[in-house]
RNA sequence: CGUUCAUCAAGAGCGGCCGAGAGACCUGGCUCGUCGACGCCGCAGCAACCCGUGUAGGGCGGGUGCUAAUGCCAGGUGCGAUGGAGG
Numbered sequence: 001c002g003u004u005c006a007u008c009a010a011g012a013g014c015g016g017c018c019g020a021g022a023g024a025c026c027u028g029g030c031u032c033g034u035c036g037a038c039g040c041c042g043c044a045g046c047a048a049c050c051c052g053u054g055u056a057g058g059g060c061g062g063g064u065g066c067u068a069a070u071g072c073c074a075g076g077u078g079c080g081a082u083g084g085a086g087g
Stems, first nucleotide, its partner, number of pairs: 001087001003085006013043005021032003025076005044067003048064006071079001
């Protein structure tokens, strides 16, 4: 990078830097944002998948992941994100 399987109505914040947009893409909405969003870093937290260990169950360690709103809502011959397995 691509294929495939599973999941996407629950859960989880503070500080520093940056400085105007952001919410995957398009359209129409709606929401968040100088009371500093988004993004990056640090610490903290949540607990989905996989591995190991242990148990009746709970637990522990590790690898990723995640921490506004139903993937924010609707539309799209559709797409996006995360994890596992193979290539």
Model confidence (mean pLDDT): 85 of 100. SAM riboswitch aptamer (S box leader) from a Micrococcales bacterium, 87 nucleotides, folded computationally.